Notes: RNAcentral holds the full RNA, with entries from SILVA. A computed fold for a 350-nucleotide part of an RNA from Poa arachnifera, annotated as small-subunit ribosomal RNA, central domain. Model confidence (mean pLDDT): 87 of 100. The source organism's lineage runs through Eukaryota, Streptophytina, Embryophyta, commelinids and Poa.
Context: one part of a larger RNA
RNA sequence: UUGGGCAUAAAGCGUUUGUAGGUGGCUUUUCAAGUCCGCUGUCAAAUCCCAGGGCUCAACCCUGGACAGGUGGUGGAAACUACCAAGCUGGAGUAUGGUAGGGGCAGAGGGAAUUUCCGGUGGAGCGGUGAAAUGCAUUGAGAUUGGAAAGAACACCAACGGCGAAAGCACUCUGCUGGGCCGACACUGACACUGAGAGACGAAAGCUAGGGGAGCAAAUGGGAUUAUAGGCCCCAGUAGUCCUAGCCGUAAACGAUGGAUACUAGGUGUUGUGCGACUCGACCCGUGCAAUGUUGUAGCUAACGCGUUAAGUAUCCUGCCUGGGGAGUACGUUUGCAAGAAUGAAACUC
Repeated sequence: UUGGGCAUAAAGCGUUUGUAGGUGGCUUUUCAAGUCCGCUGUCAAAUCCCAGGGCUCAACCCUGGACAGGUGGUGGAAACUACCAAGCUGGAGUAUGGUAGGGGCAGAGGGAAUUUCCGGUGGAGCGGUGAAAUGCAUUGAGAUUGGAAAGAACACCAACGGCGAAAGCACUCUGCUGGGCCGACACUGACACUGAGAGACGAAAGCUAGGGGAGCAAAUGGGAUUAUAGGCCCCAGUAGUCCUAGCCGUAAACGAUGGAUACUAGGUGUUGUGCGACUCGACCCGUGCAAUGUUGUAGCUAACGCGUUAAGUAUCCUGCCUGGGGAGUACGUUUGCAAGAAUGAAACUC
């Protein structure tokens, strides 16, 4: 490489938009590039294959013949692909009527708790642990009560629930704004799928500048434990955590499962929204679509398990893997303020 694979054995990019490219619905034409068929030129000889023959046989040698295939010419076929032209509505989209939602951004407001400060009451401990001690406290702590301030997070509702491409999103209200789903069917008429490069977003930690700093808390300092204790436990405590403007671009970024389409038993929940029947009405009952769980048939799987939300049956596009270590290292390049990130070997060894 061919092939075989990618939930857990190596292997799905963190997610998404989209360029080139690849692939692509139904009907009727055109054309003949791909495709198929006939004839024909050529692809030296030797070699290979087949048939016959010659060395006593064989190896070897001689004669003849192809099949298949490549390429050119010529004459046809028109199903499929491509092309041309015309149409269609089922894919896709727009418009319309509803609807659910912690989707996003900005602004305003709220209460509980914590800590600190200022008063009142009060008077000896508090705190912490397995047990203690460091620590706080007669300069009045802890407790309780009144007031003030600050910052951060939003109990209950809360769910196997909802929304978002993912990261993620939850006190309440307002403004702006994105997407989804359902129903009738009005319009466009394949406008679609995927997507190398590329762009955008991307938890936490970290970095730069300016604010802020209640609680928590890397580092650090004490107290314990211990043979030791650079730890687990305790008392303190700085970066940080928060906001604004930038950077970084990584995670067990997980469903360890790429996206799209079609098909293939059911049962039972939940969410959103329609329909039918019965009703004054709401339930109950049956049923459609979308989403989200659970159980399970066929099938698949090495097993575990998956199972209409597939890891089943198929097609299209894309990323990735090819024994363990060395190693996600070295070198080079790109990128970053830096930390680093991305790309990414070999010798050697088992």